[in-house]
Transfer RNA from Volvox carteri, 73 nucleotides, folded computationally. RNAcentral records the identical sequence in 9 taxa. The prediction has a mean pLDDT of 81. A source record names the gene trnG. It matches the Rfam family "tRNA". It is annotated as a transfer RNA. Its family is annotated with triplet codon-amino acid adaptor activity in the Gene Ontology.
């Protein structure tokens, strides 16, 4: 310097050909038990790394850029 993946909730990861962003763990609260821990049920929590573009509509497409691995010179 050149090419490659990875990046989404506090943690791990899902999201079909562009069409309301979600699971499981955690955490708050009920419910249950004498108490605890299992277990029900409900909730809260996201600028989809980040800047622009395409499009009525982007986690998704395009272009740039920023992190970590990787392999190449």
């Nucleotide at each position: 310097g050149c090419g490659g993946a990875u990046g989404u909730a506090a943690c791990u990861c899902a999201a079909u050909c562009g069409g309301u962003a979600g699971a499981g763990u955690g955490c708050g609260a009920u419910c249950c038990u004498u108490c605890c821990a299992a277990g029900u049920u409900c909730g809260a929590g996201g600028u989809u790394g980040u800047g622009g573009g395409u499009u009525c509509g982007a986690g998704u497409c395009c272009c740039g850029u920023c992190a970590u691995c990787c392999g190449c010179u």